[in-house]
RNA sequence: AGAGUUUGAUUCUGGCUCAGAACGAACGCUGGCAGCGUGGAUUAGGCAUGCAAGUCGAACGAGAAUCUAUUUGUUCAAUCCUUCGGGAGAGAACAUUUAGAGGACAGUGGCGGAAGGGUGAGUAAUGCGUGGGUAAUCUACCCCUGAGUUGGGGACAACCCGGCGAAAGCGGGGCUAAUACCGAAUGUGGUCUCUUGUCGCAUGGCGAGAUGACUAAAGGUGGGGAUCCUUCGGGACCUGCCGCUUAGGGAGGAACCCACGUCCUAUCAGCUUGUUGGUGAGGUAACGGCUCACCAAGGCUUACGGGUAGCUGGUCUGAGAGGAUGGUCAGCCACACUGGGACUGAGACACUGCCCAGACUCCUACGGGAGGCUGCAGUCGAGGAUCAUUCGCAAUGCGCGAAAACGUGACGAUGCGACGCUGCGUGGGGGAUGACGGCCUUCGGGUUGUAAACUCCUGUCGUUUGGGAGCAAUUGUACAGAGGCUAAUACCCUUUGUAUUCGAUAGUACCAAAAAAGGAAGCCACGGCUAACUCUGUGCCAGCAGCCGCGGUAAUACAGAGGUGGCAAGCGUUGUUCGGAUUUACUGGGCGUAAAGGGUGUGUAGGCGGCAUUAUAAGUCGAUUGUGAAAUCUCACUGCUCAAAGGUGAAAGUGCGAUCGAUACUGUAAAGCUAGAGUACAGGAGAGGAGAGCGGAAUUCUUGGUGUAGCGGUGGAAUGCGUUGAUAUCAAGAAGAACACCAGCGGCGAAGGCGGCUCUCUGGAAUGUUACUGACGCUGAUACACGAAAGCUGGGGGAGCAAACAGGAUUAGAUACCCUGGUAGUCCCAGCUGUAAACGGUGUGCAUUUGGUGUGGGGGGAUUUGACCCCCUCCGUGCCGGAGCUAACGCGUUAAAUGCACCGCCUGGGGAGUACGGCCGCAAGGUUAAAACUCAAAGAAAUUGACGGGGGCCCGCACAAGCGGAGGAGCAUGUGGCUUAAUUCGAUGCUACGCGAAGAACCUUACCAGGGCUUGACAUGGCGACCCUUCGGGGGUGGGAGUGAAAGUUCCCUUUACGAUCACAGGUGCUGCAUGGCUGUCGUCAGUUCGUGCCGUGAGGUGUUGGGUUAAGUCCCGCAACGAACGCAACCCUUGUGUCUAGUUGCCACCGCAGGUGAUGAGCCUGCGAGCACUCUAGACAGACCGCCCGUGUAAGCGGGAGGAAGGUGGGGAUGACGUCAAGUCAGUAUGGCCUUUAUGUCCUGGGCUGCACACGUGCUACAAUGGUCGGUAUAAUGGGAAGCAAUACCGCGAGGUGGAGCCAAUCCUCAAAGCCGGCCCCAGUUCGGAUUGGAGUCUGCAAUUCGACUCCAUGAAGUUGGAUUCGCUAGUAAUGGCGCAUCAGCUACGGCGCCGUGAAUAUGUUCCCGGGCCUUGUACACACCGCCCGUCACAUCAUGAAAGCUUUCUGCACCCGAAGUCACAGAUCCAACCUGCUAUUCGUAGGGGGAAGGUGCCGAAGGUGUGGGAAGUGAUU
Repeated sequence: AGAGUUUGAUUCUGGCUCAGAACGAACGCUGGCAGCGUGGAUUAGGCAUGCAAGUCGAACGAGAAUCUAUUUGUUCAAUCCUUCGGGAGAGAACAUUUAGAGGACAGUGGCGGAAGGGUGAGUAAUGCGUGGGUAAUCUACCCCUGAGUUGGGGACAACCCGGCGAAAGCGGGGCUAAUACCGAAUGUGGUCUCUUGUCGCAUGGCGAGAUGACUAAAGGUGGGGAUCCUUCGGGACCUGCCGCUUAGGGAGGAACCCACGUCCUAUCAGCUUGUUGGUGAGGUAACGGCUCACCAAGGCUUACGGGUAGCUGGUCUGAGAGGAUGGUCAGCCACACUGGGACUGAGACACUGCCCAGACUCCUACGGGAGGCUGCAGUCGAGGAUCAUUCGCAAUGCGCGAAAACGUGACGAUGCGACGCUGCGUGGGGGAUGACGGCCUUCGGGUUGUAAACUCCUGUCGUUUGGGAGCAAUUGUACAGAGGCUAAUACCCUUUGUAUUCGAUAGUACCAAAAAAGGAAGCCACGGCUAACUCUGUGCCAGCAGCCGCGGUAAUACAGAGGUGGCAAGCGUUGUUCGGAUUUACUGGGCGUAAAGGGUGUGUAGGCGGCAUUAUAAGUCGAUUGUGAAAUCUCACUGCUCAAAGGUGAAAGUGCGAUCGAUACUGUAAAGCUAGAGUACAGGAGAGGAGAGCGGAAUUCUUGGUGUAGCGGUGGAAUGCGUUGAUAUCAAGAAGAACACCAGCGGCGAAGGCGGCUCUCUGGAAUGUUACUGACGCUGAUACACGAAAGCUGGGGGAGCAAACAGGAUUAGAUACCCUGGUAGUCCCAGCUGUAAACGGUGUGCAUUUGGUGUGGGGGGAUUUGACCCCCUCCGUGCCGGAGCUAACGCGUUAAAUGCACCGCCUGGGGAGUACGGCCGCAAGGUUAAAACUCAAAGAAAUUGACGGGGGCCCGCACAAGCGGAGGAGCAUGUGGCUUAAUUCGAUGCUACGCGAAGAACCUUACCAGGGCUUGACAUGGCGACCCUUCGGGGGUGGGAGUGAAAGUUCCCUUUACGAUCACAGGUGCUGCAUGGCUGUCGUCAGUUCGUGCCGUGAGGUGUUGGGUUAAGUCCCGCAACGAACGCAACCCUUGUGUCUAGUUGCCACCGCAGGUGAUGAGCCUGCGAGCACUCUAGACAGACCGCCCGUGUAAGCGGGAGGAAGGUGGGGAUGACGUCAAGUCAGUAUGGCCUUUAUGUCCUGGGCUGCACACGUGCUACAAUGGUCGGUAUAAUGGGAAGCAAUACCGCGAGGUGGAGCCAAUCCUCAAAGCCGGCCCCAGUUCGGAUUGGAGUCUGCAAUUCGACUCCAUGAAGUUGGAUUCGCUAGUAAUGGCGCAUCAGCUACGGCGCCGUGAAUAUGUUCCCGGGCCUUGUACACACCGCCCGUCACAUCAUGAAAGCUUUCUGCACCCGAAGUCACAGAUCCAACCUGCUAUUCGUAGGGGGAAGGUGCCGAAGGUGUGGGAAGUGAUU
């Protein structure tokens, strides 16, 4: 950084798709280790269980267990004493009294439960981000400073007593403490009032002073020695620490306000009544409609409504600008089952607090209660999908505490998951008979592959064993010092040293040793994009596929295998985001034809705006400064062995704010200018608009005249009109509409549009000239006006024309084109509609940029008597064209060039300018304007072909002009079809069908039936045995018998002579769509290309086109082409003329001889010699070239003529360009692949290919008199001949037979016929025609039955010239007559290939049919018109609209009811503290102050009723 995909190819436009990166991912296959991260994205669904917020006894009372001391009692009891009766008795156990220690559970009180943790439902702004403000505020704990901490009082829990309740719990009586509660004192201060200074930004802030009023507190604990008191415990007192109160300040936190930014939707355009503001009051920590009363009528506008969404630092992507996103971490916000509410408190309207309502779950004795995992684990459900009911407070933090300590699912750890990132390993070196195996193979080999084996090493990870951390710093205690406080060497605080206490992770990291290559590789891809190729299987099947697309028998695309490529403990797939996509274009796009200029103007808001001066400094620019949290990103250094992670620092953070400065440009203000714009004046041009009037031609109708049979209409007709008088013609009249010629890419208008003439009213533009105004300008969303035709409403009018309609034609049909009629409408007035290919398919305005040539209007110059022509200039309107632009076409001063300003519009095709909604309309409809679904294209311009019932030119037996045929008959032959055991196979429009087949009785033969063989009918090689040998090598069978249809098989003899050996042979089996070769056809048509150059972005063009000419791309001329190749022509063969050479088997004129005939003649015939003259044979050469002449033409050439055997390629042949038809042939041969191998091979016998209701093609013979028949008679050429041709002769009517001369051939053999002469036949199914059938034969052959040919005799069918249609032929041709040859034993030959004889007619021409060539044009075709393609209908499926309705959900408004609760009112009931009075020792009692329950009122959630709106689903049918 690009690539694939529209086309036959090209350029462009344009969409779709891919390669990249990323993820809280999921799925498939696979899975060694470690580190660091990360993990419920869905149902803010429901939750069992455990834990997640406590702590303080140094605030307080009470106080269990336990312990110590003590009192008493009981039971034991060592020991001692003893009168042995007993006594004393330490001590033990139990119970008990008192005192103390102890401190559990619970309580009062304080602090904390507003932090930490979770989630993202709600929220589009009461939020968040950035920057400010509070002179409008609050702040517990913490820090600093000042001052104080005096003296009293009354209760309530706990506890005890008893009561209710199942429980939760509740209430009654009594006792009691405090740092709980309540008065009082004091007032450094604070608040209020007054005076005053200073400052500021309006209200005001900060100070100073004065009078008066109001206003505070709580103690706990440690130590101490003088003095005093003492209940001897201690207290007062001094002192330390922790508290408490007040005031000021700080820090951090919280609250409020302002500016800017913050998604989509206008198919949501208006919203709002506490709404906007004021005054006053209330309320709050505080400003404020925050709330209320009154007054005014304001306020907002992308508001209001709908949808979606936590916001940010950041994250991903990107070159950037941007786009997407907001998980983990961090900041803010919101929420805590759902909804409402307040209380407490410094802080909450409070996740694990309270009250109420609702839903749900649980307990219940049915009366009533309890609960809230969106804390950590875990469970169910839903889901494609997300973990342990783990360990520890050791560390870091937090709460409480003086502290030890306690608590902490915050946190620290471990576990699970390849979910991600990173690192490591699965071994390293050597090792070629390149082993085996696999795969491929051209069979030679190649590859897997140094890969393995083998050998030598190493030891990471894992395994085992042993050692073994850091994270620990403190705190406390003990001891020893130093400093501070103090009266104090007490205590206490700070600090130093020593000792001691505390580790979840964990015996982990790490280290060492041992052993052994041992335990550790997969996944995807391999047609192009995109790195990587073969085989097998399959056969449009199975399947693949991101796009293009693969698969129909040789698949690098399916599946498997081998190999290869890529990545690697992962690899692929799916999903999503950005990128590529400049495919929304700010950076960075477009609108003539690709999507896209509004139908046109006027003009509002807005945007933009001429020249010069001054001021300002809003934009703009510069500097400084504050902020832009940390983390992240980048860089540097460091450092876990490295890395990922981590640490330290820098940079960045493009932003916002403040201050200072600059003033060119823009803005703003002021005062000016005239070049933009406008006004005035002058004479002209014009289908510009509106109204009124007038005119003639034409059409139709009416009346009258003339007049008679048709008119009209068409390609041709008919319908229609006409004897009731049409058409035609003349005259008169009526009516409506439109204005010929002029008339012109002429004029005018903004566009639509405007056309007879005159008048009236009226708009605009151009030109010319000075004067005036002084930027007044340009564009223009919304708006307003105009707006063809058709259409609509009402009223007129209606001649012609004419949708609809009717009739006649045409046609397969004809709801059309054509004809005859004909109604709306077309016309006028008034109103509506508001659209067109409303087009220059080109928005408006201004400026700049070479030209040429027309035309309309005006002005000027020159000239003239005056003009015209001519020159210059302004405006308009055309054509051509330069630069430039454009994908090209094209545009080109009238831009689509170059710039500026503004508006409108576009973003793949279809669905669709459609649906729904809104607005407009009487309606028709218009306007605004989607989505689902579907395709990989749709499209623009140009190129080459092909095609056209497009054009031009030209050719051909293409038509026409002729001659003869086919199609009808019979037969032959081929094909189809049918039949069959088989009727073998192929060829199928022209270009198959007398074709392969130049010869099917057997053979051929490939087919069928039956019978045999299996290394084989045929080839090569190897092996064993045998023989000969010169050791190299070479070589190989005869006979007989049986059986059988034969092939074959069996046996015997001779001989040495075989082998059920292996490879292989064989196949007319398949594929001509795998092929070679050959062939047909277009077409013997004149075409098809290349090199270089030039043109074009390119496909491609040019050359090869053009003007002529030719049979021809043949030649000439011209030309950005110049040359060349394959074709054409020529060279080749044959034929036509001549010359020369050569004469045997050819020839025989002259000459000679012999024979025959005749007359022994002449003559003729035959033979021989001689000869080569002629014919002929077969070789060489000549000849023809538009060469000569005339005409014409530039030339090429053409026309005519002469000469010549031949004249314009003399006739004929061979020769077939690039290519087309997947044309034909695997059955001629060759050949890849596939199939077969006791058979699809091979051999044999018989049959079939010959089969016959039928259809077609190609031929033969005829239908007769130009004939038939009989008799006579003349003249060829090509050829063939040895298993052959065969003469003379004889036999047979004949086919033929007997026989055999001659001939391996210019030698011998092989009768030409039509023709000509004469006779008969006399137009008929015949003396035409010969099919068919019967009989008798001949020949070939092993064999003529299926199934041969020929001969003779007899028989004597159809057929009397052939429908539609169709074929061949232009001269030695057609037509006609015979002859020869190949194949072959014979023959189906009437076929094929040749030969000669006789021998015509016609062509004026290119309109038409067919085929072809060149140029040009259109094209939506390119498989190329046998193309492409449109619509209905039928059936199936999918998506969507409408639809009587129905269902769900959200929400507005009105009303009803009204919980908890705040506030207000009120409070007859109740109440310890304070005050006053009475009584008085307390107690009590009355009043006051103050408070409370209950009550009432406003508001008020949920609920209910009614009525609207939004959204979604469904719905017969359409």
Predicted 3D model of a 1518-nucleotide RNA (small-subunit ribosomal RNA) from a metagenome. Its Rfam family is "Bacterial small subunit ribosomal RNA". Its mean pLDDT, the model's own confidence on a scale to 100, is 82.